[in-house]
Molecule: Bacterial RNase P class A
Organism: Desulfobacterales bacterium CG2_30_60_27
RNA sequence: UGGAGUGGGCGCAUGAUCGCCGGUUGUGCAAACAGCCGGAGGAAAGUCCGAACACCGCAGGGCAGAGUGGUUCGUAACACGAACUGGGGGUGACCCCGAGGAAAGUGCCACAGAAAACAGACCGCCGCUCCGGACUUGUUCCGAAACGGUAAGGGUGAAACGGCGAGGUAAGAGCUCACCGCCUCCAUGGCGACAUGGAGGGCACGGCAAACCCCACUCGGUGCAAGACCAAAUAGGGAAACGCUUAAGGGCUGCCCGUCCAAAGUUUCCGGGUAGGUUGCUUGAGGUGCCGGGCGACCGGCAUCCCAGAGAAAUGAUCAUGGCCCCGCAAGGGGUACGGAAUUCGGCUUACAGCCCACUCCAAUUU
Numbered sequence: 001u002g003g004a005g006u007g008g009g010c011g012c013a014u015g016a017u018c019g020c021c022g023g024u025u026g027u028g029c030a031a032a033c034a035g036c037c038g039g040a041g042g043a044a045a046g047u048c049c050g051a052a053c054a055c056c057g058c059a060g061g062g063c064a065g066a067g068u069g070g071u072u073c074g075u076a077a078c079a080c081g082a083a084c085u086g087g088g089g090g091u092g093a094c095c096c097c098g099a100g101g102a103a104a105g106u107g108c109c110a111c112a113g114a115a116a117a118c119a120g121a122c123c124g125c126c127g128c129u130c131c132g133g134a135c136u137u138g139u140u141c142c143g144a145a146a147c148g149g150u151a152a153g154g155g156u157g158a159a160a161c162g163g164c165g166a167g168g169u170a171a172g173a174g175c176u177c178a179c180c181g182c183c184u185c186c187a188u189g190g191c192g193a194c195a196u197g198g199a200g201g202g203c204a205c206g207g208c209a210a211a212c213c214c215c216a217c218u219c220g221g222u223g224c225a226a227g228a229c230c231a232a233a234u235a236g237g238g239a240a241a242c243g244c245u246u247a248a249g250g251g252c253u254g255c256c257c258g259u260c261c262a263a264a265g266u267u268u269c270c271g272g273g274u275a276g277g278u279u280g281c282u283u284g285a286g287g288u289g290c291c292g293g294g295c296g297a298c299c300g301g302c303a304u305c306c307c308a309g310a311g312a313a314a315u316g317a318u319c320a321u322g323g324c325c326c327c328g329c330a331a332g333g334g335g336u337a338c339g340g341a342a343u344u345c346g347g348c349u350u351a352c353a354g355c356c357c358a359c360u361c362c363a364a365u366u367u
Stems, first nucleotide, its partner, number of pairs: 001363010012322007020039008041338001045349002048347005053223004065219005070084005085099001086097004100214002105212002107208003122154002124150004129145001131143004135138001162180002165177003181203001182201008227279004237270006249261004286305008323336005
C1' cells in the first nucleotide's frame, strides 16, 4: 500500500417561522389564552421464542399432543448467550453445524448399474469338461461354448458390504500378518462433553430419524380489546312504607262478623349494568459513570438520572446556514438510508444511504 477477519459505535447539526401531543404554572365564571418543561428506534418492524402481570381452569398421576436435543456455565426464563468438546471449511485472522439413538422394530434409497442391503458375476481373472484351428505334436498355443470358483482389477452410482501393503492362492478372499479405521475392556487426565495410552477381538455394524419410531427433559388456556373501579339510561329482580272508601283472592270455620296474609298502584332504597369516565399505564429483571469479581456470558457495590404514554392515535412542515457522500477541470448539480412507540421487559430474525474506532490475518514493497 492492497485485500481480508472480528468486535464496538454513529446514523445529520444549528437557527428562524408556522403547527401537534402530554404535563405544569398563571389569568379567566367558563370557553380559552400565555409562559415553562418533556415528546420514537437500533431496529419502535416480523410477532418467531421466553418471561412479568391479569383473568379462567386445576387434588394427584397417566395417555394423547407440542417442543427441546454435545457438555458445563450465565439468566427471572428461553428454542437466547458465553466458554469448551466433536465434526466441517479457509494459507491465515477466523467462520459454519437441527451435534441423542440406525449392533428395538418398520419403511425408503430416484437415474445409472449385473447387483442398493439376511447381497450380487456384466466385462475381466482362474479351474474343469467338450468342440474347432495352428504347428515345433506338447502337462503347448489360439478361438468358441457349458458348468463352477472369484468381490483383487474395469465399468455404474451420492453410496458397492472396512482402507492400504505384504504373505498366501488355480485365481482370489481378514484366509493370515503389520499399520490405520471399527468394536469390547482397562488405565490416566478433565466437573463434564471428551481426549490420550494400553490390551483383546478379526470385521460382525452401508446411508437416511427436518420418514415413522425409540430415549431423556420441558410444557394448562387466553391476552392490556387481560382485568379492576365509578356509573346517566333501559329491561327484568329484591326490600321497606303507604295502600284511604268500596269490591275481588287465600287462611282461621260450613256461613256471617272479626282478624291475619296478600293485593294493582305510588314513593324511596338496594341491586343491575349500557353510554361515558377513572384505573391498569409506565420507576423498570431501568439508564449512565466509577470501583470490584469472572477467560467470558454475566454478577456485586457506590454515586447519579427520570427519559413518550395517546385512545384512531401527537412527535411534523417550510426556509436558511453548515457537515458528510457522489458527479463535474470549474461554476454548479444531486443525495443524506431503513424505518414510526400503543401493557412492559429479555432474546432471535429481517431491513438499512453513508461513515468512524480498536484489535487481528494474508500478500507485496520500503527502511